[in-house]
Context: one part of a larger RNA
RNA sequence: GGCGUAUGGGGAAUGCCUAGGCUCUCAGAGGCGAAGAAGGACGUGAUAAGCUGCGAAAAGCUGCGGGGAUCGGCACACACGAUUUGAUCCGCAGAUAUCCGAAUGGGGCAACCCAGCAUAUUGAAGAUAUGUUAUCCGCAAGGAGGCGAACCCGGAGAACUGAAACAUCUAAGUACCCGGAGGAGAAGAAAACAAAAGUGAUUCCGUUAGUAGUGGCGAGCGAACGCGGAUUAGCCCAAACCAAAGUUGUUACGGCAAUUUUGGGGUUGUAGGACCACGACAUUUGAGUCAUAAUGAAUUAGAACUGUUUGGAAAGACAGGCCAUAGACGGUGAUAGCCCGGUAUAAGUAAAGAGUGAUAAGAUAGUGGUAUCCUGAGUAGUGCGGGGCACGUGUAACCCUGUAUGAAUUUGUCGGGACCAUCCGAUAAGGCUAAAUACUCCUGAGAGACCGAUAGUGAACUAGUACCGUGAGGGAAAGGUGAAAAGAACCCUGAAUAAGGGAGUGAAAUAGAACCUGAAACCAUACGCUU
Numbered sequence: 001g002g003c004g005u006a007u008g009g010g011g012a013a014u015g016c017c018u019a020g021g022c023u024c025u026c027a028g029a030g031g032c033g034a035a036g037a038a039g040g041a042c043g044u045g046a047u048a049a050g051c052u053g054c055g056a057a058a059a060g061c062u063g064c065g066g067g068g069a070u071c072g073g074c075a076c077a078c079a080c081g082a083u084u085u086g087a088u089c090c091g092c093a094g095a096u097a098u099c100c101g102a103a104u105g106g107g108g109c110a111a112c113c114c115a116g117c118a119u120a121u122u123g124a125a126g127a128u129a130u131g132u133u134a135u136c137c138g139c140a141a142g143g144a145g146g147c148g149a150a151c152c153c154g155g156a157g158a159a160c161u162g163a164a165a166c167a168u169c170u171a172a173g174u175a176c177c178c179g180g181a182g183g184a185g186a187a188g189a190a191a192a193c194a195a196a197a198g199u200g201a202u203u204c205c206g207u208u209a210g211u212a213g214u215g216g217c218g219a220g221c222g223a224a225c226g227c228g229g230a231u232u233a234g235c236c237c238a239a240a241c242c243a244a245a246g247u248u249g250u251u252a253c254g255g256c257a258a259u260u261u262u263g264g265g266g267u268u269g270u271a272g273g274a275c276c277a278c279g280a281c282a283u284u285u286g287a288g289u290c291a292u293a294a295u296g297a298a299u300u301a302g303a304a305c306u307g308u309u310u311g312g313a314a315a316g317a318c319a320g321g322c323c324a325u326a327g328a329c330g331g332u333g334a335u336a337g338c339c340c341g342g343u344a345u346a347a348g349u350a351a352a353g354a355g356u357g358a359u360a361a362g363a364u365a366g367u368g369g370u371a372u373c374c375u376g377a378g379u380a381g382u383g384c385g386g387g388g389c390a391c392g393u394g395u396a397a398c399c400c401u402g403u404a405u406g407a408a409u410u411u412g413u414c415g416g417g418a419c420c421a422u423c424c425g426a427u428a429a430g431g432c433u434a435a436a437u438a439c440u441c442c443u444g445a446g447a448g449a450c451c452g453a454u455a456g457u458g459a460a461c462u463a464g465u466a467c468c469g470u471g472a473g474g475g476a477a478a479g480g481u482g483a484a485a486a487g488a489a490c491c492c493u494g495a496a497u498a499a500g501g502g503a504g505u506g507a508a509a510u511a512g513a514a515c516c517u518g519a520a521a522c523c524a525u526a527c528g529c530u531u
Base pairs, nucleotide, nucleotide: 001530002529003528004527005526006525007524008523009522015516016480017479020451021450022448023447024446025445026444027443028442029440030439031147032146039100040099041098042055043054044053050074051073061094062093063092064091065090066089070082071081072080105114106113107112115133116132117131118130119129120128121127135144136143137142151182152180153179154178155177162169166216192199193198203230204229205228206227207226213221214220234432235431236430237376241264242263243262244261245260246259247258248257249256250255269410271375272374273373274372275369276368277367278366284363285362288359289358290357291356292355295352299347300346301345305320306319307318308317309316321338322337323327329341330340331339381405382404383403384402385401386400387399388398391417412427413426414425415424416423467474468473487515490502491501492500493499
């Protein structure tokens, strides 16, 4: 020096655990904000650095309800206190709520600086206190502004990529940006589809179907009719006509005409309405108010076990019982239906209140006639240029519109994928509309052939912290003594408040706080063999 055995150090893997995550289900909630939000700064405790709570009334104040013995947050110490005259705690309702922040009296390098006006301090004051003073919309009353995870609508709108290159095309109307709304939003009661038969607003799901098509006919893109379901709901204006009021013009002062506003009327395709005639108060619906009331915060009651044995400890083993509308779950010194909290079940209440009943403002219909009147105009359509439709200009209909033009009026007009005829369907150029659908920042209950500390959120712990960066931004590591601190009195070595040895606690101290288990690398000691 090597090998082996044994014992240690070192190290943190592994095992076990879970306080935290992840993904869903059901139910709730779906907003907060000038009555000052979200988010912060600074304060606030006897002692107080961090987190939490709170706001100069500051880990809190008041009232009501619950509850019934401890309490002064995390936080285990000491001091001092509170509480059966009911504290702490839980629920509901209030009070207070510094400064910044939309931030709003003006300014500003956020949490700071400086004002005007009114009132008060007897007066004055380079003083103090309280209140008030931003902008926009609106006649006024009043409203808006900012924040918020996704979902929704609108405006604007890429590229990488694919096409095995690339330009049409694709990615994709995606990402990003802007505006707006709500608990949903959007859409929506046929100028719709269809096809010789019919359907009857919209939305969503399944299918039709990767079909018909479209496409440098490449890559790709990709319907509809119909059928089966979810859910169902339909309405209101403009106009004709009538009336009132106002304005203007004109006048022979009797009016006439024009126009505006308001009210009545009226709302559709087997055309309807005005108008004329007839007839009638039916049917359906219904805001609001009153009564009743399921439900409803904290909460309450809630069954049944002992002995022996092993052990530090019984819930284990053995033996014999009991409850069960409760054998969900968690805890307790190992594995507990009967030890504890709970569980099944039952009870109860403030605010609020589904539903039901009563009352009831209001809304809502018919028949016949047809001379006249009305039925949405810079609209429909057309030319040119674009866009959307599954559809790339194509035979390209249909929808939108930048530009230029520009109808008809119910014997009307539009559509049925060039166009024409027949036929069929509908009635544009005004508006509203629940449900079925989408989502989850958030609350409660529950689940998992999800993770178990290099995993699972970046974050199980003072985590968006420490730290890095001028900044936008980037972004960690870090869990486990023990059943219980019983956390090692006292003694010794030592310079020692380091470290260790005794003693003591404990089932265990090779569980000693650098604390469960404690692998490997690496280091050391002893012994054996060997060179």